[in-house]
Molecule: transfer RNA
Organism: Meiothermus hypogaeus NBRC 106114
């Protein structure tokens, strides 16, 4: 150097054919309890890695960069 793969909430993932971003863990508030823990109900909380394009519309699709992971090559 070359080739594949991943990047979505604080953590771990989902996301069909492009067509209103969710689980679950955590966390906050409240019910329970004398009290914590369990449990139970409600709520916060994203620039989809960065940029650019392409469409009426992009988490998906094409450019590019960065980040980290696995192969192959080269060097010593």
């Nucleotide at each position: 150097g070359g080739g594949c793969g991943a990047c979505u909430a604080a953590c771990u993932c989902a996301g069909u054919u492009g067509g209103u971003a969710g689980a679950g863990u955590g966390c906050a508030u409240c019910c329970c309890u004398u009290a914590c823990a369990a449990g139970g109900a409600u709520g916060a909380a994203g620039u989809c890695g960065g940029g650019g394009g392409u469409u009426c519309g992009a988490g998906u699709c094409c450019c590019u960069c960065g980040u980290c992971g696995c192969c192959c090559a080269c060097c010593a």